Model confidence (mean pLDDT): 83 of 100. This is a predicted structure of an 82-nucleotide RNA (transfer RNA) from a Parcubacteria group bacterium. The organism belongs to Bacteria candidate phyla, within Bacteria.

[in-house]
Parts: sequence; structure tokens; C1' cells
RNA sequence: GUCCGGGUGGUGGAAUUGGCAUACACACAGCACUUAAGAUGCUGCGCCGAAAGGCAUGCGGGUUCGAGUCCCGCCCCGGGCA
Repeated sequence: GUCCGGGUGGUGGAAUUGGCAUACACACAGCACUUAAGAUGCUGCGCCGAAAGGCAUGCGGGUUCGAGUCCCGCCCCGGGCA
């Protein structure tokens, strides 16, 4: 240089044909249990906001009523070829 695969909460990782983003697990917080802790169980957990609502999927554009998903450019990570 070129061709593939990937980038989503604090972490791993889902999101099926473009139609409720944050499922599930871990971590964390609160409570129960315990002399205390651990383990276990229950509940909560993206951000802003009093609420209504708004915003965020690497960055910037585009298509669409609607984009994590499709299209274009760029950045980063892994791999193949040269």
C1' cells in the first nucleotide's frame, strides 16, 4: 500500500429483516443473613433533569418516518497478502 474482521454502560458482551439501545454476566451500591466478614439471597444501577423530556453505540457527514445496523470519508485495534 491493499484486502478482510472489529470499536456499544465501570468490564466482558447481546441487540435476529432498519422498528423499546444498554439483554445476560461480572463489578459496584443498599438491605437481609452473620459476633464480624466471606458466601448466599433480594433490590437497584448509562448521562443530564424536580418532572416532562433531552442526549449518548470510535469521529464527521449522508439515506430514511425511523440507523448500533445501510452508504461515504477519517481515526484506532487485530489478521491475510505484497

It matches the Rfam family "tRNA".